[in-house]
RNA sequence: GAUCGGGUCCUGCGCGGCAGGAGUCUGUGAACCCCGCCAGGUUGGGAACAAAGCAACGGUAAGCAGUUCCUCCUGGGUGCCGCAGGGUUGCCCGGUCGGA
Numbered sequence: 001g002a003u004c005g006g007g008u009c010c011u012g013c014g015c016g017g018c019a020g021g022a023g024u025c026u027g028u029g030a031a032c033c034c035c036g037c038c039a040g041g042u043u044g045g046g047a048a049c050a051a052a053g054c055a056a057c058g059g060u061a062a063g064c065a066g067u068u069c070c071u072c073c074u075g076g077g078u079g080c081c082g083c084a085g086g087g088u089u090g091c092c093c094g095g096u097c098g099g100a
Stems, first nucleotide, its partner, number of pairs: 001097008009086006015079002018075006025066004034059003042051003
């Protein structure tokens, strides 16, 4: 000096991780304009019964609060991770050959 291979460079895909959002889960949650069940009382009835139905009780809606784990979505100069393709102007490492 040449050449080959690899790394650095770019792109795509994948894996993990971080952040945010949503779901899930738990609690709370409509005196009445949610549901169920309706003591007492009310109404109809000669009665048997029936009807409507407040409070209480139970369950929920929207909402509010919390949320390790789990699921989904989004994002990045996330990772001395993987695979493939592209690029060889330059830099680094290694091999081979030639010259001084």
Annotation:
The prediction has a mean pLDDT of 78. Predicted 3D model of a 100-nucleotide RNA (Bacterial small signal recognition particle RNA) from a Chloroflexota bacterium. It matches the Rfam family "Bacterial small signal recognition particle RNA". The literature on the family includes a 2003 paper in Nucleic Acids Res by Rosenblad et al., "SRPDB: Signal Recognition Particle Database". Rfam links the family to the GO terms SRP-dependent cotranslational protein targeting to membrane, signal sequence recognition and signal recognition particle, plasma membrane targeting. The family's RNA type in Rfam is non-coding RNA gene. Of the family's consensus pairs, 93% are formed in the model.